[in-house]
RNA sequence: AGAGUUUGAUUAUGGCUCAGGAUGAACGCUGGCGGCGUGCUUAACACAUGCAAGUCGAACGGACGGUAGUAAUACUGUUAGUGGCGGACGGGUGAGGAACACGUAGCUGACCUGCCUUAUAGUUUGGGAUAACGUCUCGAAAGAGACGCUAAUACCGGAUAAGCUGGCGCGUAAUAGCGAUGCGUCAGGAAAGGGGAAACCCGCUAAAAGAGGGGGCUGCGACCUAUCAGGUAGUUGGUGGGGUAAAAGCCUACCAAGCCGACGACGGGUAAGGGGUCUGAGAGGAUGACCCCUCACACUGGGACUGAGACACGGCCCAGACUCCUACGGGAGGCAGCAGUGAGGAAUAUUGCACAAUGGGGGAAACCCUGAUGCAGCGACGCCGCGUGGGUGGUGAAGGUUUUCGGAUCGUAAAGCCCUUUUUGGCAUGACGAGAGAAGGACGGUAGUGCCAGAAUAAGCCUCGGCUAACUACGUGCCAGCAGCCGCGGUAAAACGUAGGAGGCGAGCGUUAUCCGGAGUUACUGGGCGUAAAGGGUGCGUAGGCGGCACGACAAGUGAGGCGUGAAAGCCCUUGGCUAAACUAAGGGAGGACAUCUCAGACUGUCGAGCUAGAGUGAAACAGAGGAGCGUGGAAUUCGGGGUGUAGCGGUGAAAUGUGUAGAGAUCCCGAGGAACACCAGUGGUGCAAACGACGCUCUGGGUUUAAACUGACGCUGAGGCACGAAAGCUUGGGGAGCGAACGGGAUUAGAGACCCCGGUAGUCCAAGCCGUAAACGAUGUCAACUGGGUGUUUGGGAAGGGAAACCGGACUGGGUGCCGAAGCUAACGCGGUAAGUUGACCGCCUGGGGAGUACGGUCGCAAGGCUAAAACUCAAAGGAAUUGACGGGGGCCCGCACAAGCAGCGGAGCGUGUGGUUUAAUUCGAGGCUACACGAAGAACCUUACCUAGGCUUGACAUGUACGUGGUAGCGAACCGAAAGGGGAGCGACCUUCGGGAGCGUACACAGGUGCUGCAUGGCUGUCGUCAGCUCGUGUCGUGAGAUGUUCGGUUAAGUCCGAAAACGAGCGCAACCCUCGGCGUUAGUUACAAGUGUCUAACGCGACUGCCGGUGAGAAACUGGAGGAAGGUGGGGAUGACGUCAAGUCAGCAUGGCCUAUAUGCCUAGGGCUACACACACGCUACAAUGGGUGACACAACGGGGAGCGAACCUGCGAGGGGGAGCGGAUCCAACAAAGUCAUUCGUAGUUCGGAUUGUAGGCUGCAACUCGCCUGCAUGAAGCUGGAGUUGCUAGUAACCGCAGGUCAGCCAUACUGCGGUGAAUACGUUCCCGGGCCUUGUACACACCGCCCGUCACGUCGCGGGAGCUGGUCACGCCUGAAGCGGUGGAGCGAACCGAAAGGAUGCGCACCUCGAAGGCAGGGCCGGUGACUGGGACGAAGUCGUAACAAGGUAGCUGUAGCGGAAGCUGCGGCUGGAUCACCUCCUUU
Repeated sequence: AGAGUUUGAUUAUGGCUCAGGAUGAACGCUGGCGGCGUGCUUAACACAUGCAAGUCGAACGGACGGUAGUAAUACUGUUAGUGGCGGACGGGUGAGGAACACGUAGCUGACCUGCCUUAUAGUUUGGGAUAACGUCUCGAAAGAGACGCUAAUACCGGAUAAGCUGGCGCGUAAUAGCGAUGCGUCAGGAAAGGGGAAACCCGCUAAAAGAGGGGGCUGCGACCUAUCAGGUAGUUGGUGGGGUAAAAGCCUACCAAGCCGACGACGGGUAAGGGGUCUGAGAGGAUGACCCCUCACACUGGGACUGAGACACGGCCCAGACUCCUACGGGAGGCAGCAGUGAGGAAUAUUGCACAAUGGGGGAAACCCUGAUGCAGCGACGCCGCGUGGGUGGUGAAGGUUUUCGGAUCGUAAAGCCCUUUUUGGCAUGACGAGAGAAGGACGGUAGUGCCAGAAUAAGCCUCGGCUAACUACGUGCCAGCAGCCGCGGUAAAACGUAGGAGGCGAGCGUUAUCCGGAGUUACUGGGCGUAAAGGGUGCGUAGGCGGCACGACAAGUGAGGCGUGAAAGCCCUUGGCUAAACUAAGGGAGGACAUCUCAGACUGUCGAGCUAGAGUGAAACAGAGGAGCGUGGAAUUCGGGGUGUAGCGGUGAAAUGUGUAGAGAUCCCGAGGAACACCAGUGGUGCAAACGACGCUCUGGGUUUAAACUGACGCUGAGGCACGAAAGCUUGGGGAGCGAACGGGAUUAGAGACCCCGGUAGUCCAAGCCGUAAACGAUGUCAACUGGGUGUUUGGGAAGGGAAACCGGACUGGGUGCCGAAGCUAACGCGGUAAGUUGACCGCCUGGGGAGUACGGUCGCAAGGCUAAAACUCAAAGGAAUUGACGGGGGCCCGCACAAGCAGCGGAGCGUGUGGUUUAAUUCGAGGCUACACGAAGAACCUUACCUAGGCUUGACAUGUACGUGGUAGCGAACCGAAAGGGGAGCGACCUUCGGGAGCGUACACAGGUGCUGCAUGGCUGUCGUCAGCUCGUGUCGUGAGAUGUUCGGUUAAGUCCGAAAACGAGCGCAACCCUCGGCGUUAGUUACAAGUGUCUAACGCGACUGCCGGUGAGAAACUGGAGGAAGGUGGGGAUGACGUCAAGUCAGCAUGGCCUAUAUGCCUAGGGCUACACACACGCUACAAUGGGUGACACAACGGGGAGCGAACCUGCGAGGGGGAGCGGAUCCAACAAAGUCAUUCGUAGUUCGGAUUGUAGGCUGCAACUCGCCUGCAUGAAGCUGGAGUUGCUAGUAACCGCAGGUCAGCCAUACUGCGGUGAAUACGUUCCCGGGCCUUGUACACACCGCCCGUCACGUCGCGGGAGCUGGUCACGCCUGAAGCGGUGGAGCGAACCGAAAGGAUGCGCACCUCGAAGGCAGGGCCGGUGACUGGGACGAAGUCGUAACAAGGUAGCUGUAGCGGAAGCUGCGGCUGGAUCACCUCCUUU
């Protein structure tokens, strides 16, 4: 410090995710030791048991013991009670509380303070009680009562006293008022004793001071929410009174009506606060365990008492809930103290030891108490440290894993040898902590130390696709599973599981949760808003924020310094102590928006007094669809009346609905009425925006220019607020010509709730009033300043110059509005003085997509609806700009038998063949638009053959290896069985040799075999686009980049062919050429042909054609066009040749091959059958339908090829197929072999025929082991459909189509009409590129990139999930009203009781008790606010593999889209009105650029 993830790729935006650190943690696996820390985060849930606050006999009287004594008595111990001090500290917890609770800085002249310290003065005199105790009574108990006795440092009276308290006066005191210390006077107002032989000590009282502690008040700081905007009646203030230690509405009566609030009152939610802790570079963010400070609480709520201090954790009273005891009458209790238990929970320890240390309470002290504390125990919970050994050791052991079988790796790792002993165990010794001396140690026989034994007692966890360090094998087969994100898994998984190996960390390692970081992803440091999320529709203006030039004053901000404080701990630095570290001690430092004092005076501010450059006023001009009202005008549509006139009009892609003989449409005249204002008219003008367009008049707002007079900062922005605000819509009343949602009809269509057509209501118009929204857009807030130019347009001013003037002229200079562009900016597109540049001021807005501008709440509206505005849930993206492709029912250019122009066909018939389908035991398999279908198959009767049925074989029909066997061996093989295979075996009978054997054969084991699967694991080959002209690279240049350029452009070509231009220059694969063949000529050769000789011919070599020459066109180009010559002319004809790539195209059945499957079968052999089936459909063909023909006869002319298990002549024979025959020929010689169409004759005469030949019968022939299923040929006979073929569709541009025959391969034969070739005869047409199809180049749009067979929207149906509404039901919380009203403080009352004082007494004062009153917790009743839970039903939303209906959007998406509004419709949606370009295309206009 970054990385992964949106795309085919890029860039920026933007979210999600990861790597780091941390924790009071938990969970999984594992676990040797020590030190220091730390340990209920949940139920402030309930608690058994024990302990946690007592002490003092030197305050007091008793009681009970002990010792001495006979006893009285004395001494001594213990302690229930009275009394004192302490139980307000220490310890726990964080429920409540948003508050002067806390933090910080102050104030308290408005206060208190036990114990302690200092200093002062005192400690006098009396009195009556009461517990304990005794007796009695009640009660289960807890406890209580009555009577009687008694003491005090308990209680009470009197005296005295102060500098104390109160009143009055004086005075300090200058002063309207307040006012301390001081003085005088009057009044009030204390005390307690104990110990000691004593000295004296400890107490007590009063007043003063200190220290420490506390109460109160104030400034500032510190959570969320405005979907909480108004709150408040003791409320704000005053006066009187009360009350407190003390100010105060703290309380009360009366009076006034205040007080708080957008600088956030009031309400709601949440939360102890701080020092600090974690993180971060910091600023910040998060947090508040342990330790320290403060607060609050102590079962819940209320209350007071005592006291220096409490409204009191281990005190009291009352109420409530809960638990326990009970004799049912009543009682007792409060672990959020330490342990511990239950419960809750993912989860958190011992019912330990000791007061030895530190500290606390009591005591004069000894001492007692102390779950504070010191220690120990448990837990890897955290941090720190140590160890599990060290050295050597190559045969690279065994073994594991892997392998290309060679090896590699675990690996010096192990073993072995040498060494050490931290740790562990044993034995011994043994602390500090304990102060001047003695004694005193829970921890603890601990730490430490010494000796001995022995490598001995001690390693795991996670990961290995990328991020991210680390790779192989096997298993699995979208299963099982993994996953933080992207994503892995569908038979070769480095991603699952296991193993080996490797990487990381290590007594731990991973996971989960949470916080910060990365995240500049809330941006103060440090972000943005034209198109990514984001500028408010526009203005006016309040608060607020900001503010021109110069002077003076002040000192609030600001800067500097001093002082105080910012506890300790923590943090940083430096030292020290435990062996070191963690830990700990000491010193120093840092830390505030704090307080206070002083100084400075620039800047900001405030005040004072000025200036004119900002702003404004007045003056003179000017332009304008700026606004409102009233009036006027013509064109056109429609309607009405009349005339002329006759059959249609209208409408569309085509039609129909509609309209018209009752006279339309057309045409002429007249009239009515409403709305809108052609031309002018212009990226012209005006206005803040919305918006504004005939003409005239009236009223009225704003702007600009010029001169420079006046005012003197009067300014800018603007949260709320107010006003304006297209269209649609609403209310009331008018109006209504045209247009026209809805609606009706006609078309279109699969449907058509649409697009098109005919009608048509609201509406559109006016007046008044609402609504308040738009793509209200420049998707660009307002204001100001600054920063090169060029060129239009609109409206002002205007120098020079010309002119007598009018005027011309225009340099220059203002205001608006366009375009192009410098710098700069921008992700790019683009912006560019009209900024999106450089700056300043202020406002508004944004923070991933969806859910959603929705729900709920509030508010506005008559309604429609507007404004404000979430969450659950869900996704890993959504989105911007640009790039390359692909695509478009986008455009331009060009090509092709693509269309057109022609010729012949196909589609109809019969037959042949192939395919589908069906059938079958099987009808083997593959091929499937073009690019499958006379295709694999250039030959299915058996074989082929892969299929079916049946019979057989199992190392096998075939290969290799090893072992063993084998000599009459291998091989041949009669009889017999069998359909054959096969079984069987009489008999016959080998080869080489170095003499060992080999070969062969048999048996066994390894293995063979498979046309079984996967062409989506592959090689190779092939088809197709396409013989289309394209596809790329190097260097350079441009661009952030993908990429572009080159390859585009102007011409030209069959061609990316060539030329020119050009930030490109070159190059490669393609094109062309080189190759073969045909056409002309030459040379050579001469088998064959022919009589010679020749060279028709054959075949070998060469020549020939290159736009070379001429004219024209063109750019002095390339090239095109015409011509000459030539056998051939512009590629001469044909062939071979197929770029980068596309289609997961085809082929595992041609071959090869990975993997899988099969192994007495999916292998092999055999016989028979099937591949030849047949209602039907399609494809490719043949033959025809006839006279340009059929039949018959005669005559003529080819070429390519083939031939030895072959072609086969002559001749004979048969009507013929054929048979006999066997010459010649491995072939320029022989053979098949007669070519046919054609020509010459003749016949037929338009007919289902002398056309056509299917089908069938019969007789034959040939091949073959065999023609039944299932061959071909021949003769005779039979003589079907068919008379030129619907929609549609194919081929062909010249020796081509068409017609005609011939040959060949395969092959025994042949279902060949197929295929491949060959020659013969031999046309027609092409104006042209609008259209169909395919293709190339350029350009454009795109939401496509699996690339239009793309993408994608909405309803409906099903499932899951969360949310809203909902008759209600239910819970929590908050106050208010009324009723009842405990304890208790206060008050009132007086009939009760009553030791201390008064009084002789009666009685009184006071006290206690009682009754009542105010307040009052709680309970009850009733209504309500807010927040939840639940709810029949219901609404939309999200997600889900393949459901249904349509096709809305993306291309002009097939009606451009989007938008506000309104209506309508199964649904996407459609239509009306207005708006936008974020619309393609063509044309026109304007402007700009270049010369």
Molecule: small-subunit ribosomal RNA
Organism: uncultured Chloroflexota bacterium